Predicted 3D model of a 75-nucleotide RNA (transfer RNA) from an archaeon.
RNA sequence: GGAUCCGUAGCCUAGUCCGGACAGGGCAACGGCCUUCUAAGCCGUAGGUCAGGGGUUCGAAUCCCCUCGGAUCCG
Numbered sequence: 001g002g003a004u005c006c007g008u009a010g011c012c013u014a015g016u017c018c019g020g021a022c023a024g025g026g027c028a029a030c031g032g033c034c035u036u037c038u039a040a041g042c043c044g045u046a047g048g049u050c051a052g053g054g055g056u057u058c059g060a061a062u063c064c065c066c067u068c069g070g071a072u073c074c075g
Base pairs, nucleotide, nucleotide: 001074002073003072004071005070006069007068010027011026012025013024020058029045030044031043032042033041051067052066053065054064055063
């Protein structure tokens, strides 16, 4: 330098192929119930510019382009 794949909450992950209202789940955090207390269990709450920018579209996490970061392969 070239090719492919990946980037979604503090951490992990689904959704992307085939565009559709509030982006879903687990762990962690916080509050409550339970318990003599803790843990476990149960209930609830908060937390997301979906890597960044631009484009297409009535509408983009999803499609297109560029950039940034990571992984693998090739030279």
Rfam family: tRNA. It is annotated as a transfer RNA. Rfam's curators write: Transfer RNA (tRNA) molecules are approximately 80 nucleotides in length. The RNAcentral record of the sequence draws on ENA.